[in-house]
């Protein structure tokens, strides 16, 4: 550095749901909660999907895929 894996250790993220709150909405923030995750880290670039005030508009990255960054062990 590159493949590939999560056995093992050190971690990390937080699903439905709930409470507050902000949004016309889809969602989104904090809290609790813990379904699951080897990139479930970031990033709307492609596609889906979904919103609506239907447009040069927005939301989903834990829908799928691309990019870029990255802890441990092995080869």
């Nucleotide at each position: 550095u590159a493949u590939u894996g999560a056995a093992a250790a050190a971690g990390c993220u937080a699903a439905a749901c709930u409470u507050a709150u902000c949004g016309u909405g889809a969602g989104g923030u904090a809290a609790g909660g813990g379904c699951a995750g080897a990139a479930a880290g970031u990033u709307a670039u492609g596609g889906g999907u979904c919103u609506c005030a239907u447009g040069u508009a927005g939301a989903u990255u834990g829908c799928c895929a691309g990019a870029c960054u990255a802890c441990c062990a092995a080869u």

The prediction has a mean pLDDT of 84. A computed fold for a 75-nucleotide RNA from Sulfurovum sp., annotated as c-di-GMP-I riboswitch aptamer. Of the family's consensus pairs, 94% are formed in the model. Its Rfam family is "c-di-GMP-I riboswitch aptamer". About the family: GEMM was predicted in a large-scale screen for bacterial structured RNA regulatory elements. Gene Ontology term of the family: cyclic-di-GMP binding. The sequence was found by an Rfam model in a public genome assembly.